Predicted 3D model of a 102-nucleotide RNA (SAM riboswitch aptamer (S box leader)) from a soil metagenome. Its Rfam family is "SAM riboswitch aptamer (S box leader)". About the family: The SAM riboswitch is found upstream of a number of genes which code for proteins involved in methionine or cysteine biosynthesis in Gram-positive bacteria. Its mean pLDDT, the model's own confidence on a scale to 100, is 86. The RNAcentral record of the sequence draws on MGnify.

[in-house]
Formats: sequence, structure tokens, C1' cells
RNA sequence: CAUCCAGAGGGGUGGAGGGACUUGGCCCGACGAAACCCCGGCAACCUCCCGCAAGGGAACGGUGCCAAUUCCAUCAGGCGUCCAUCGAAUGCCUGGGAGAUG
Repeated sequence: CAUCCAGAGGGGUGGAGGGACUUGGCCCGACGAAACCCCGGCAACCUCCCGCAAGGGAACGGUGCCAAUUCCAUCAGGCGUCCAUCGAAUGCCUGGGAGAUG
């Protein structure tokens, strides 16, 4: 600096946790969690090809990834719903922070 609402799972070992961190929520897990290994797949950052470019194509190789948007929220602002009003509750939008990958 770019991207993060798309996409892609079987087996073996293992044996109780896991979804990064705080807190809350909600999920996944003995019909087998994490971790490791094998195979498979997705994607297209690097790479390669066409092209002046915009853009398009390929997928052997180097990474990455393969429940749920980075699972959601958390900080700030805004707009709704509800309510006589305030508050509470609840929904949505924008931005930020943190994080992940290149």
C1' cells in the first nucleotide's frame, strides 16, 4: 500500500476443546474440538501469456485459504422501530481501532 458480505472438504493420528485478544452474545464440538500428516479443492497476491493501455486469459510453481461477513458486537457518529415522554430494549448505516493475507 491492496484486499477482507464471493469461493472451496474427505481421510488418518489425536482425545476436549474451538471460533485471535477483553467483555457480552451467538455458534461449532464424543455423529470427535485444537494440533499434526496425507489427499483433494478454492482463489488468483507473486508468477506466466495476450494487449499501447484499460482489460482479458492460464493455474505447473511460491504463498494464502477451505462453518457462520474477520461469526456479530466492543470505540465514535448518524438514522429507524418501540414508547405519551425519557430511559431501556432492538434493527440498520458510516467511520475508526484491532486483526488476517499478500